[in-house]
RNA sequence: AGCCGGCCAGGCAAUCGCUGCUUCCCAAGGAACCCUUCGGGGCGCUGAGGGGGGUGGAGGAAAGUCCGGGCUCGGCAGGUCAAGGUGCCAGGUAACGCCUGGGGGGCGCGAGCCCACGGAAAGUGCAACAGAAAGUAAACCGCCGAAGCGCCGCAAGGCGCUGGUAAGGGUGAAAGGGUGCGGUAAGAGCGCACCGCGUCGGUGGUAACACCGCACGGCACGGCAAACCCCACCUGGAGCAAGGCCAAAUAGGGAAGUCGCGGUGGCAACACCGCAGCGCCAGACCUGCGCGUGCUUCCGGGUAGGCCGCUUGAGGCCCGCGGCGACGUGGGUCCCAGAGGAAUGAUUGCCCACGACAGAACCCGGCUUAUCGGCCGGCUCUC
RNA sequence: GCCGGAGUAGCUCAGCUGGUAGAGCAGCUGAUUUGUAAUCAGCUGGUCGGGGGUUCGAUUCCCUUCUCCGGCU
Repeated sequence: AGCCGGCCAGGCAAUCGCUGCUUCCCAAGGAACCCUUCGGGGCGCUGAGGGGGGUGGAGGAAAGUCCGGGCUCGGCAGGUCAAGGUGCCAGGUAACGCCUGGGGGGCGCGAGCCCACGGAAAGUGCAACAGAAAGUAAACCGCCGAAGCGCCGCAAGGCGCUGGUAAGGGUGAAAGGGUGCGGUAAGAGCGCACCGCGUCGGUGGUAACACCGCACGGCACGGCAAACCCCACCUGGAGCAAGGCCAAAUAGGGAAGUCGCGGUGGCAACACCGCAGCGCCAGACCUGCGCGUGCUUCCGGGUAGGCCGCUUGAGGCCCGCGGCGACGUGGGUCCCAGAGGAAUGAUUGCCCACGACAGAACCCGGCUUAUCGGCCGGCUCUC
Repeated sequence: GCCGGAGUAGCUCAGCUGGUAGAGCAGCUGAUUUGUAAUCAGCUGGUCGGGGGUUCGAUUCCCUUCUCCGGCU
């Protein structure tokens, strides 16, 4: 100057608060029991509330809600398809898109870091612009003039056309192996050597893969799958406002009981009239219209409200053993927020390196993002 | 707390089987008119919310993050 891993998250003291649990004291009231002269009294129990003591009280991310699981509900015979996700190999785990170890590729002098890293010889599709040509290649410039044809020339040969050519130039993100020698009219895996690639075989490894071959193939097989797709594997849905228990008033549902007063008609059931009741309707009254009406008791469902779910858990710390490790296993020890307007704060004093990001709300394992600084351990490079 | 959706010009919205982003209104200039409006012609205006990745190439595909909106008691 850097790399990796782990830990801490201003400290101490005093005073005053907030909140969960626990213990002690006081205690309104309550329901039993006993006595009673019926006024009351006694006895323990329970206990609204109040007070004292003890003890616990945000995080490494409590965050984003991006994954995975527990838990709960209703659904479900099993399988396939669809839909969604994951994607080198092996292992860990309750599970994962996480972690560990290994392989391959890339970056760095290095310690180390990064990688969505299956398949493009199953099929479909895409590649703007530029460029001659963009995918069973292509002739713009250039190179050639061997072959065929035509013209000129006595001839050698020259010119043009049919053409040949992917070595060179140019375009592009990308132009169909690379270097060299031979070869050729010029060229070209056309031939050869080496390198690369593929196939096959062998060896090592659980595997990914690596290495080897006087082996085979002259190369056929360009890119994109975070395009459709193929292959392998995984996943049913919703979420604590899940869900469960108790349960008021009012309204509504059901059942039972009762049914206003007076008059007329009728044997009666009942009908009609008047008064009264309720609603439209409002402070009161009138008119109009409508209504069987009101009361009592009971039943069941839901709401308000209350209780549970709620924090002892894939839990923390220490030690031993197994494993390279993630982790597993055995023993010991500890209990460490649980609210429901929602607590964890305020003031003062001292000290320092002057204090970041930010605060639980069912729980847990991860990932990602935000973060003043400090401590410890291991390692690398340079002087 | 849980679940879902959207960010593109000053405003309202298109565009996403990946190829240099468009419409209407608004703004500016000109024409028309005595003048204005309307109409016609033309023009200006974009970190496609931010960052990273895949790809030759990203508004579009993937990851992450910010802001806003809606639903559930």